[in-house]
RNA sequence: UAAAGCCAAGGGCAAACCUAUCAAAAGAUGGGGACGCAAAGCUGAGGGUCUAAGGUACUUAAUGUACUAUGAUAGUCUGGCUACUAAA
Numbered sequence: 001u002a003a004a005g006c007c008a009a010g011g012g013c014a015a016a017c018c019u020a021u022c023a024a025a026a027g028a029u030g031g032g033g034a035c036g037c038a039a040a041g042c043u044g045a046g047g048g049u050c051u052a053a054g055g056u057a058c059u060u061a062a063u064g065u066a067c068u069a070u071g072a073u074a075g076u077c078u079g080g081c082u083a084c085u086a087a088a
Base pairs, nucleotide, nucleotide: 012037013036017032018031019030020029021028022027035075041081042080043079045078046077047076048073049072050071054068055067056066057065058064
């Protein structure tokens, strides 16, 4: 110098749920609220998962069924970038 990070210190974020708004939905955002998180900061790059408006196929009993992201999820995993304090 770099990686790594026990115990502490200063702190940070915010699940479920409630509520308002947006969205076809999944879900997102604001407020409340804390289950938890040492990257629960950012990133949709590769898998996974969720939804199915539109599209396609079928079907008329139907406002139906199946398939499909271009949608979503970073608090699903891996990757990339960045990062406070501090032993071994």
Molecule: c-di-GMP-I riboswitch aptamer
Organism: Natranaerovirga hydrolytica